[in-house]
């Protein structure tokens, strides 16, 4: 250099052949205990790596530019 996976909550991950985004666990709060844990409930929590980039009525999604990271080839 050239080709390809990956990049969503704190972590691990789903996710829609475009229609406004969820689970697990982690943390809060309540409930139950004599009190811890365990269990149950509830709430909160993400400009979908990034673009005052394109297409579109509408983009986490499609094109494009780019940083990060992983593997192949030379």
């Nucleotide at each position: 250099g050239c080709c390809g996976g990956a990049g969503u909550a704190g972590c691990u991950c789903a996710g829609u052949c475009g229609g406004u985004a969820g689970a697990g666990c982690a943390g809060u709060u309540c409930a139950c205990u004599c009190g811890u844990a365990a269990u149950g409930a509830a709430a909160a929590g993400g400009u979908c790596g990034g673009g005052g980039g394109g297409u579109u009525c509408g983009a986490u999604c499609c094109c494009u530019c780019u940083c990060u990271u992983c593997g192949g080839c030379a």